[in-house]
A computed fold for a 115-nucleotide RNA from uncultured Acutalibacter sp., annotated as SAM riboswitch aptamer (S box leader). Taxonomically the source falls in Acutalibacter (Bacteria, Bacillota, Clostridia, Acutalibacteraceae). It matches the Rfam family "SAM riboswitch aptamer (S box leader)". Rfam's curators write: The SAM riboswitch is found upstream of a number of genes which code for proteins involved in methionine or cysteine biosynthesis in Gram-positive bacteria. Its mean pLDDT, the model's own confidence on a scale to 100, is 80.

RNA sequence: CUUAUCAAGAGCGGCGGAGGGACAGGCCCUGUGAUGCCCGGCAACCUGUAGCGCAACACUGCAAGGUGCUAAUUCCUGCGGAGGACUGCGUUUGCGGCCCGACCCGAAAGAUGAG
Numbered sequence: 001c002u003u004a005u006c007a008a009g010a011g012c013g014g015c016g017g018a019g020g021g022a023c024a025g026g027c028c029c030u031g032u033g034a035u036g037c038c039c040g041g042c043a044a045c046c047u048g049u050a051g052c053g054c055a056a057c058a059c060u061g062c063a064a065g066g067u068g069c070u071a072a073u074u075c076c077u078g079c080g081g082a083g084g085a086c087u088g089c090g091u092u093u094g095c096g097g098c099c100c101g102a103c104c105c106g107a108a109a110g111a112u113g114a115g
Stems, first nucleotide, its partner, number of pairs: 001115006011039001013038003019029003023078004040070003045066003048062004074109001079106003083100002086097004
């Protein structure tokens, strides 16, 4: 850089001791002990393997190997739009201001796999 996925799932364990949730704002978690490491677990992206099939792809299963993940939707919002409240002008349905904006949509950013 390309591409796929990101609303599900996963411990009342051990070590260890103060910070953590990418960034910003918010809102949270944390000595009833965080982050981290180990073990356990979840999942099934890649490898492997079984089924189906002439075969390949696809699909379904297993979970041995490589990763990953294991508070909160990728905790929420961050840009744009749909939609909505109020409002100015104009008037038949238009132009503008301002705010809201959710598991409504898309992007950006981020995370992870594969290349």